[in-house]
RNA sequence: AGUCGGUCAGGUAAUCGCUGUCGUUUAGCGGCAGAGGAAAGUCCGGGCUCCAAAGGGCAGGGUGCCAGGUAACACCUGGGCGGCGUGAGUCGAUGGAAAGUGCCACAGAAAAUAUACCGCCUCAUCGGGGUAAGGGUGAAAUGGUGCGGUAAGAGCGCACCGCGCUGUUGGUAACAACAGUGGCAGGGUAAACCCCAUCCGGAGCAAGACCAAAUAGGAACCCUUACAGGUGUGGCCCGCACCGGGGUCGGGUAGGGCGCUAGAGGUUGGCGGUGACGUAAAUCCCAGAUGAAUGAUUACCUCUGAUUUUUCAGAACAGAACCCGGCUUACAGACCGGCU
RNA sequence: GCGAGAUAGCUCAGGCGGUCAGAGCGUCGGAUUCAUAACCCGGAGGUCGAGAGUUCGAGUCUCUCUCUCGC
Numbered sequence: 001a002g003u004c005g006g007u008c009a010g011g012u013a014a015u016c017g018c019u020g021u022c023g024u025u026u027a028g029c030g031g032c033a034g035a036g037g038a039a040a041g042u043c044c045g046g047g048c049u050c051c052a053a054a055g056g057g058c059a060g061g062g063u064g065c066c067a068g069g070u071a072a073c074a075c076c077u078g079g080g081c082g083g084c085g086u087g088a089g090u091c092g093a094u095g096g097a098a099a100g101u102g103c104c105a106c107a108g109a110a111a112a113u114a115u116a117c118c119g120c121c122u123c124a125u126c127g128g129g130g131u132a133a134g135g136g137u138g139a140a141a142u143g144g145u146g147c148g149g150u151a152a153g154a155g156c157g158c159a160c161c162g163c164g165c166u167g168u169u170g171g172u173a174a175c176a177a178c179a180g181u182g183g184c185a186g187g188g189u190a191a192a193c194c195c196c197a198u199c200c201g202g203a204g205c206a207a208g209a210c211c212a213a214a215u216a217g218g219a220a221c222c223c224u225u226a227c228a229g230g231u232g233u234g235g236c237c238c239g240c241a242c243c244g245g246g247g248u249c250g251g252g253u254a255g256g257g258c259g260c261u262a263g264a265g266g267u268u269g270g271c272g273g274u275g276a277c278g279u280a281a282a283u284c285c286c287a288g289a290u291g292a293a294u295g296a297u298u299a300c301c302u303c304u305g306a307u308u309u310u311u312c313a314g315a316a317c318a319g320a321a322c323c324c325g326g327c328u329u330a331c332a333g334a335c336c337g338g339c340u
Numbered sequence: 341g342c343g344a345g346a347u348a349g350c351u352c353a354g355g356c357g358g359u360c361a362g363a364g365c366g367u368c369g370g371a372u373u374c375a376u377a378a379c380c381c382g383g384a385g386g387u388c389g390a391g392a393g394u395u396c397g398a399g400u401c402u403c404u405c406u407c408u409c410g411c
Base pairs, nucleotide, nucleotide: 001340002339003338004337005336006335007334008333010301011300012299013298014297015296016295018034019033020032021031022030023029024028036317040328041327043326044325045324046323047322048204049203050202051201055238056237057236058235060200061199062198063197064196065079066078067077068076069075080094081092082091083090084089095195096194100193101192102189103188104187117135118134119131120130121129122128123127143161144160145159146158147157148156162184163182164181165180166179167178168177169176170175208258210256211255218249219248221246222245223244229243230242231241232240265284266283267282268281270279271278272277302315303314304313305312306311341411342410343409344408345407346406349365350364351363352362358396367383368382369381370380389405390404391403392402393401
């Protein structure tokens, strides 16, 4: 000079308040606890709840090199391949374009069963034939370099490189290396349709269930049963549940309470693993509001800036609402470590 | 918690990516009229919300962010 990773997110005390909870007591007093790394965006995945326990098919959607981790993922780890960098490193929606279809404006002869504008060669003349070396167009034009060859040329032949196919070896695999073989398959686009592989049922705590003023008439249980039809769940079909009779009694809007915070939980060291992570042990309890708390003031210390030798100003981004794992975005500054 | 949208001053089109950036109203100029309006003719006006990516090429396809609206 650079590169990668991690930690903190001003501290302590006092006073006055707020929310929850516990104790005492009867409304007061006292104790304890009280935002985040992103609580945010709601972009993915899962738990939980109801519908059937989520079952079969169609449609639709997601993901997309390989292996592993995980409850799961579009996340993470390790590896392969490709790009960038001297390097440490870093970036990549990174399967298939010889399954099929579509599109490729303008320019250009031709934009994909090919074809020939200028040129070159030749017959020999207002034209015919050969050619794809060179020029020109374009984002993109039927492998690249060299030698031979030829009328001029051309994988036409040869060497090397690239590519395809086959085999062997290494690797779990992606893939790589080597050998043989084929003169060369044949433009781009799949964040166009599609093909292949794989995954996904729907709705969401306003889920759902409990206590219950009011209003409307049904509700669950038992028994029986037949097709059609209807209703409920669902994008659709199948499927599944209900409909009839009997006796019984509750029904559920306002409101209240539950769900509601002990969890794929945190911390510590050990063990296994390259790692993500797993495992057993010890230890800890850490917000649960609902007109919605988590604040304000003062003092000292820490840091920054100005002024300048003691004063002033400032202390990022932002704030829970069922919970958890990620991703993305915002973020003043300080510190630590690995590597080039 | 769920869903939709952003294109000219306003209201909206824009099919399967290309000379495709348009329409109506408004505005400006002209013509008409004694004058104004209407009618007629012509013109200007846009980083398509912002930033990346895919592609030769993006208003359009994909991702991230911002803002607005609805349930």

About this RNA: Two RNAs folded together computationally: RNase P RNA and transfer RNA, 411 nucleotides in total.